[in-house]
RNA sequence: AGCGGGGUAGGGCAGCCUGGAGUGCCCGCCGGGCUCAUAACCCGGAGGCCGUUGGUUCAAAUCCAACUCCCGCUA
Numbered sequence: 001a002g003c004g005g006g007g008u009a010g011g012g013c014a015g016c017c018u019g020g021a022g023u024g025c026c027c028g029c030c031g032g033g034c035u036c037a038u039a040a041c042c043c044g045g046a047g048g049c050c051g052u053u054g055g056u057u058c059a060a061a062u063c064c065a066a067c068u069c070c071c072g073c074u075a
Base pairs, nucleotide, nucleotide: 001074002073003072004071005070006069007068010027011026012025013024014023020058029045030044031043032042033041051067052066053065054064055063
């Protein structure tokens, strides 16, 4: 330098192809239940401006472009 994959809640993922309510899973966190108590288990809750900027659209996590960061391959 070229190519491919990836960046989504505190951590790890799915969702993207086929645009339509920030939708879901595991762990963690907070409150409650259970227990003599802790863990486990059960119930509830908070937490996401979806890497950044711009474009398309009535509408973008999703489509398009540029940039940026991480991983890999080639030279």

A computed fold for a 75-nucleotide RNA from Candidatus Iainarchaeum sp., annotated as transfer RNA. The sequence was found in a public genome assembly. The prediction has a mean pLDDT of 80. Its Rfam family is "tRNA". It is annotated as a transfer RNA.